This is a predicted structure of a 521-nucleotide part of an RNA (small-subunit ribosomal RNA, 5' domain) from an uncultured bacterium.
RNAcentral holds the full RNA, with entries from ENA, Greengenes and SILVA.
The prediction has a mean pLDDT of 83.
[in-house]
Context: one part of a larger RNA
RNA sequence: GAUGAACGCUAGCGGCAGGCCUAAUACAUGCAAGUCGAGGGGUAAGGUCUCUUUCGGGAGACACACGACCGGCGCACGGGUGCGUAACGCGUAUGCAACCUACCUUUAACAGAAGGAUAGCCCCGAGAAAUCGGGAUUAAUACUUCAUACCACUGUCAAAUGGCAUCAUUAGGCAGUGAAAGCUCCGGUGGUUAAAGAUGGGCAUGCGUGACAUUAGCUAGUUGGUGAGGUAAGGGCUCACCAAGGCAACGAUGUCUAGGGGAUCUGAGAGGAUAAUCCCCCACACUGGUACUGAGACACGGACCAGACUCCUACGGGAGGCAGCAGUAAGGAAUAUUGCGCAAUGGAGGAAACUCUGACGCAGCCAUGCCGCGUGCAGGAAGAAGGCCUUAUGGGUCGUAAACUGCUUUUAUAAAGGGAUAAACCCACUCUCGUGAGGGUGGUUGAAGGUACUUUAUGAAUAAGCACCGGCUAACUCCGUGCCAGCAGCCGCGGUAAUACGGAGGGUGCAAGCGUUAUCC
Repeated sequence: GAUGAACGCUAGCGGCAGGCCUAAUACAUGCAAGUCGAGGGGUAAGGUCUCUUUCGGGAGACACACGACCGGCGCACGGGUGCGUAACGCGUAUGCAACCUACCUUUAACAGAAGGAUAGCCCCGAGAAAUCGGGAUUAAUACUUCAUACCACUGUCAAAUGGCAUCAUUAGGCAGUGAAAGCUCCGGUGGUUAAAGAUGGGCAUGCGUGACAUUAGCUAGUUGGUGAGGUAAGGGCUCACCAAGGCAACGAUGUCUAGGGGAUCUGAGAGGAUAAUCCCCCACACUGGUACUGAGACACGGACCAGACUCCUACGGGAGGCAGCAGUAAGGAAUAUUGCGCAAUGGAGGAAACUCUGACGCAGCCAUGCCGCGUGCAGGAAGAAGGCCUUAUGGGUCGUAAACUGCUUUUAUAAAGGGAUAAACCCACUCUCGUGAGGGUGGUUGAAGGUACUUUAUGAAUAAGCACCGGCUAACUCCGUGCCAGCAGCCGCGGUAAUACGGAGGGUGCAAGCGUUAUCC
């Protein structure tokens, strides 16, 4: 000098930031991922209209709306944590002639025909529940089959060009395989195939990236080859066979520790230390394992299995996973509200309106930090009283300090006024081209919040502490104590004149903080 700090004493305000470093311990409760009726069968609730009524209600319609259900997209993002990992995990620089990429953009072509189910609804049944079984019936942008395609893939034939070894590219011939879906206000919007782009990823490699040699040898899918399988893709990734290799004192192997980086702190720098907040990457989601779906997961709020734990049970069987946001218990020196809002920014779905969003925007708590402001200003000597010291009728000091007079009002209190953040989306009118896009005018939408801020009124009014004073180190006397009580970072003080202990007066330093402790340079 610094800190995600804690403790002691003290405390007026504001702005900006930060806030479980310990138990990746266990979790009550609420919320944190839905959306689309312009895909579908439909109608549990509500609204509007009509009819009816025994006045309880009942029936029907609606391009109002929509629970549950089928279907699509999303749920792989966003948010959390740092257990594991000394590793191509991360950083940096390259490569892929060994790869994938939903939504988006551009380009080209296409969308013909047929079929069987199933959820829901209805009926019945089993069960304490979770849930499950049977029957009848029904739809789709759900599912299946056929057709079409030299566009893709596979096989094969032959040619040209190029390279980096396997090879790559281009234009061809033949054979085989592979598509599609509707809705519609008729404008569109969705669908399929292929090519290219963009974005995001996958893999490989050089170099860099802890401690210990009181760890010296390690290794059998081990190292390489051939072939096959697998993958989006290269590869012992996996398997069969063959060979006997591979790594290591330039530190293999083992053990311990640890997420990495941009950065942060310190330092003149070199360096050292750290890895909180913010950003990038990685890993994980009660513990271990496994795959399914999907463009993408081996998936925090998905599935299955095993285990530990907790809960319900009618004992037959079931349910759960806060390292999301709040919150609880425990641990600890120690770390906050079961708040408001989707107004903005961003995200998901939707044609849109809109819905959802504990991301985010805000507010609350905490001197945890940084920064700023204030606690008055001027005059005022009988240098008052009082305290303390004294060489004591006196003097010194607190001290212009107070009283007193005048002034100001930051702040405080009260009253009044009061934005920006809003640009958009959307609605109405209108212009240009033309039926959709672009522009113009007007209108609507604010959680924070009647907040910030401004003005007026009142009145010095509401506001100072903490540590130290032997030397290092700025600041000295008196009293008490008497190697006691005690102090102390180091040197060291204290045994009767203690500037070092305790108190007082005075002083010094910093100041809404000041000291102590811990840690780093």